[in-house]
RNA sequence: GGGGUCGUGGUGUAGCUGGUUAACACAUCAGCUUGUCACGCUGAAGACCGCGAGUUCAAAUCUCGUCGACCCCG
Numbered sequence: 001g002g003g004g005u006c007g008u009g010g011u012g013u014a015g016c017u018g019g020u021u022a023a024c025a026c027a028u029c030a031g032c033u034u035g036u037c038a039c040g041c042u043g044a045a046g047a048c049c050g051c052g053a054g055u056u057c058a059a060a061u062c063u064c065g066u067c068g069a070c071c072c073c074g
Stems, first nucleotide, its partner, number of pairs: 001073007010026004019057001028044005050066005
């Protein structure tokens, strides 16, 4: 330099034939339970999807550019 895969709450993932409020587990916080802690139960906060632009009535999803991680080729 060329090609491929990926980037989504604090962490790990799902959602990618475009469609309403982006879901799950763990973690965090509050309450209940307990003599206390843990476990368990209930609830809450937390990501507008790496960044920018485009297409569209509508984009996490499609297209382009760009940044980063990993892999392959030279």
Molecule: transfer RNA
Organism: Candidatus Omnitrophota bacterium